Description:
This is a predicted structure of a 107-nucleotide RNA (Glycine riboswitch aptamer) from Nocardioides hwasunensis. It was read from a public genome assembly, where an Rfam model found it. Model confidence (mean pLDDT): 79 of 100. Taxonomically the source falls in Nocardioides (Bacteria, Bacillati, Actinomycetota, Nocardioidaceae).
RNA sequence: ACAUCCCGCGCGGGAGAGUCGUUGCGACCGGUCCCCGGACCGGCCGCAGUGCGCCGAAGGGGCAAAUCCUCCCGGAACCUCUCAGGCACCAGGACCGCGUGGGUUGG
Repeated sequence: ACAUCCCGCGCGGGAGAGUCGUUGCGACCGGUCCCCGGACCGGCCGCAGUGCGCCGAAGGGGCAAAUCCUCCCGGAACCUCUCAGGCACCAGGACCGCGUGGGUUGG
């Protein structure tokens, strides 16, 4: 000084899926009643819970099918399951690129 692979950090990119039901609380609007500042009813919005539906790209499980590792009893994933997570924005996000620090192997 170079290349392989791995890890950390910084920056940039980065998909999918609810105009559903219901319960509670709160804000607002309208109405009714009376003891006149409260009760009740209806509408609408927000938040939270829950049911149902849906999504796959944190993490986790599985190789049953197809795919890849020349083959496989073995393994892997962007395949599959959907436990977890998610279904406005934000956030998160596998993965990709650039920079930087460290490790590893090779020469």